[in-house]
RNA sequence: CUUAUCGAGAGUGGCCAAGGGAUUAGGCCCUGCGAAGCCCGGCAACCUACCUGUCUUUAGACGGUUAAGGUGCUAAAUCCUACAGAUUAAAUUCUGGAAGAUGAG
Numbered sequence: 001c002u003u004a005u006c007g008a009g010a011g012u013g014g015c016c017a018a019g020g021g022a023u024u025a026g027g028c029c030c031u032g033c034g035a036a037g038c039c040c041g042g043c044a045a046c047c048u049a050c051c052u053g054u055c056u057u058u059a060g061a062c063g064g065u066u067a068a069g070g071u072g073c074u075a076a077a078u079c080c081u082a083c084a085g086a087u088u089a090a091a092u093u094c095u096g097g098a099a100g101a102u103g104a105g
Stems, first nucleotide, its partner, number of pairs: 001105006011040001013039003019030003024082004041074003046070003049065003053062003078099001083096004
């Protein structure tokens, strides 16, 4: 950079000790009834693996199985907003984008 996904799911565990929710700002939250981090456990099924399935241009697409390998994740929608459009008298609500996260290339 390209592409797919992001309202589901997952702990009464151990160590440790003060912060954390990506960044900036605002809001709203979590946290000594133990944050972050590490270990263990778990969840999921992106890639790998497997299939007697479907389609077809025969190498792919789609579908399915497992959880063995590579990642990932394990408060709250990616916690919400920020930009644009629509909506409302207003509060608001909806859609899209941007940014971000993760996988694969």
Predicted 3D model of a 105-nucleotide RNA (SAM riboswitch aptamer (S box leader)) from a soil metagenome.
The model forms 97% of the base pairs in the Rfam consensus.
RNAcentral holds the sequence, with entries from MGnify.
It matches the Rfam family "SAM riboswitch aptamer (S box leader)". Clan: SAM clan.